The RNA shown here (transfer RNA) has 72 nucleotides and comes from a Candidatus Micrarchaeota archaeon.
Its Rfam family is "tRNA". By type it is a transfer RNA. Rfam's curators write: Transfer RNA (tRNA) molecules are approximately 80 nucleotides in length.
NCBI's taxonomy places the organism under Archaea, Nanobdellati, Microcaldota.
Its mean pLDDT, the model's own confidence on a scale to 100, is 84.

[in-house]
This record gives sequence, structure tokens and C1' cells, in this order.
RNA sequence: GCCCCCUUAGCUCAGCGGUAGAGCGACCGCCUCGUAAGCGGUAGGUCGAGGGUUCAAAUCCCUCAGGGGGCU
Repeated sequence: GCCCCCUUAGCUCAGCGGUAGAGCGACCGCCUCGUAAGCGGUAGGUCGAGGGUUCAAAUCCCUCAGGGGGCU
């Protein structure tokens, strides 16, 4: 220098054009003599940044940034 992949909640990841979800974690409650486990509930996300396409973008296109891999 060229090519490919990834970037979504505190963490690990789904979602692949139609108003963003799960597990774990946090918090509250139930249960228990008490703790853990178990059960129920609540909160938490400018979807890496900017621009474009579209009635509508996490999703498609372009540029940039960060991370990983490959080639020379």
C1' cells in the first nucleotide's frame, strides 16, 4: 500500500427496509431464621461519526474513525 470481517444496553450477542430485543449483570419485590439459588417486575441504547438514497434506514450506498485478520 491492497483486500476481507467487526463496531447495537455495563458485558456477550441477535435483529438484514416498517417505531430495537435476549441472556448475564444492576435495582425493587416474593420466598427463606438468614444468605445463595429460584420466581416476578423495573430501569438502562444519539444502533462508532458524518453525508446520501427512500414515504420510511441499525439494516442499502459513500467517506472517515477504532479493532481484528490476510496478502505484498